Predicted 3D model of a 348-nucleotide part of an RNA (small-subunit ribosomal RNA, central domain) from an uncultured prokaryote. The RNAcentral record of the full RNA draws on ENA.
Context: one part of a larger RNA
RNA sequence: CUGGGCGUAAAGCGCACGUAGGCGGACUGAUCAGUCAGGGGUGAAAUCCCGGGGCUCAACCCCGGAACUGCCUUUGAUACUGUCAGUCUUGAGUUCGAGAGAGGUGAGUGGAAUUCCGAGUGUAGAGGUGAAAUUCGUAGAUAUUCGGAGGAACACCAGUGGCGAAGGCGGCUCACUGGCUCGAUACUGACGCUGAGGUGCGAAAGCGUGGGGAGCAAACAGGAUUAGAUACCCUGGUAGUCCACGCCGUAAACGAUGAAUGCCAGACGUCGGGUAGCAUGCUAUUCGGUGUCACACCUAACGGAUUAAGCAUUCCGCCUGGGGAGUACGGUCGCAAGAUUAAAACUC
Numbered sequence: 001c002u003g004g005g006c007g008u009a010a011a012g013c014g015c016a017c018g019u020a021g022g023c024g025g026a027c028u029g030a031u032c033a034g035u036c037a038g039g040g041g042u043g044a045a046a047u048c049c050c051g052g053g054g055c056u057c058a059a060c061c062c063c064g065g066a067a068c069u070g071c072c073u074u075u076g077a078u079a080c081u082g083u084c085a086g087u088c089u090u091g092a093g094u095u096c097g098a099g100a101g102a103g104g105u106g107a108g109u110g111g112a113a114u115u116c117c118g119a120g121u122g123u124a125g126a127g128g129u130g131a132a133a134u135u136c137g138u139a140g141a142u143a144u145u146c147g148g149a150g151g152a153a154c155a156c157c158a159g160u161g162g163c164g165a166a167g168g169c170g171g172c173u174c175a176c177u178g179g180c181u182c183g184a185u186a187c188u189g190a191c192g193c194u195g196a197g198g199u200g201c202g203a204a205a206g207c208g209u210g211g212g213g214a215g216c217a218a219a220c221a222g223g224a225u226u227a228g229a230u231a232c233c234c235u236g237g238u239a240g241u242c243c244a245c246g247c248c249g250u251a252a253a254c255g256a257u258g259a260a261u262g263c264c265a266g267a268c269g270u271c272g273g274g275u276a277g278c279a280u281g282c283u284a285u286u287c288g289g290u291g292u293c294a295c296a297c298c299u300a301a302c303g304g305a306u307u308a309a310g311c312a313u314u315c316c317g318c319c320u321g322g323g324g325a326g327u328a329c330g331g332u333c334g335c336a337a338g339a340u341u342a343a344a345a346c347u348c
């Protein structure tokens, strides 16, 4: 390479958009490039293979045949693929009418709680723990009442509930804005799927500049514990956590399961629509999500099972024993941290 694979054994890029490329619905006609059949030319010799023969055999040599799976050319076939022309509506999209939603961005606003400050009442303790101590407190703490400041997060509702491509999104209101679902007829007429490179988005931590800083809290300090305790526990506490702008580009970025399409028993929940029937909140049915169980089937087993890990097709990514190593070197990117691409010697 071929082959076989990728939920858990090695293996699905974190996610999307999209270039090239690959693949692509129904019908009719044309063409004959691919494809198929026949003919011709060529495919040197030697080698390989088959049948004979010669050296006493063999290696070796000689003769004949086949073969040289290819290329060129010509005559036909026309189902499929391609190309060209035309038509269609089921794929895809548009229009109209409804609907649900923590989808996104910006601005405003609300209450509870923590902390701090001021004032009142009040007096000796309070904190904290397994037990303590560090700590706070007669300069009046803790407790309690009133007032004020400031920052961050939004109890209940809340739900294998919803929305989003993923990361993710949760008080309330407004503005702008993306996507989705259902129903209806009308329109376009394959406009589609995937996607190497590429581009964009991308939790937390981290970085740069400027703000902000209530609580929490790496580092750090102290108190304990302990043989020790650079920890677990306690008292403090700085970066950070928050905002704006700019970087970083990684995660057990997980469903450890790439995207798309079609087909293949059911049952029971739940969310959003529609239709019909009536007891007006139930029954039946249908479309789209989200779950549980379970048949066929699959699987090494566990398990999966119409939201497949079943049966098929298309396209992309990835794997090929363990360690060395996701490392070195080189390249690219980055302010840095580092990221990405990615070996070998050696060893078992």
Base pairs, nucleotide, nucleotide: 003320004319005318006317007302008301012316014201015200016199017198021194022193023192025088026087027086028085029084030083031082033081034080035077036076037075038074039073040072041071042070049065050064051063052062053061054060091191092188093187094186095184096183097182098181099180103177104176105175106174107173108172109171110154115149116148117147118146119145120144121143125136126135162169163168206247207246208245209244210243211242215241216240220236221235222234223233258315259314260313261312262311263310266293267292268291269290270289271288272287273286274285275284276283277282278281297304298303321348322347323346330341331340332339333338